[in-house]
Notes
The prediction has a mean pLDDT of 85. A computed fold for an 86-nucleotide RNA from a Gammaproteobacteria bacterium, annotated as c-di-GMP-I riboswitch aptamer. The sequence was found by an Rfam model in a public genome assembly. NCBI's taxonomy places the organism under Bacteria, Pseudomonadati, Pseudomonadota, Gammaproteobacteria. It matches the Rfam family "c-di-GMP-I riboswitch aptamer". Rfam links the family to the GO term cyclic-di-GMP binding.

RNA sequence: UCGUGAACAGGGCAAACCCGUCGAAAGGCGGGGACGCAAAGCCACCGGUCUAAUGGAAGAGUUCCUACGACGGCGGGGCUGCCACG
Numbered sequence: 001u002c003g004u005g006a007a008c009a010g011g012g013c014a015a016a017c018c019c020g021u022c023g024a025a026a027g028g029c030g031g032g033g034a035c036g037c038a039a040a041g042c043c044a045c046c047g048g049u050c051u052a053a054u055g056g057a058a059g060a061g062u063u064c065c066u067a068c069g070a071c072g073g074c075g076g077g078g079c080u081g082c083c084a085c086g
Base pairs, nucleotide, nucleotide: 002086003085004084005083012037013036017032018031019030020029021028022027035073041079042078043077045076046075047074048071049070050069055065056064057063058062
C1' cells in the first nucleotide's frame, strides 16, 4: 500500500417500540430500549424513496402536480478511521 473480516483486544453505534419535544408532513432531537452494523463515522455529488407546507392545475368538496423539506440503517461515489489476518 492492497485485499479480507473466520478468530483476538479495546470498545463504538443503535432498528422496532415507548415517553418527551420540534415540525404542516415526511422526519429530526433527547431519554429508555436492542433488531442489527467493520465504517450503522462524515458529505445530499449521482440514482432511488418519502412528504407536499408553499406555489400551481383541475372542479366539487376533494383530486393531481410541485422540494426549496427529509431518508446515509436503499444502491453508487468522495473523505476519514480501530483491531487482526493475508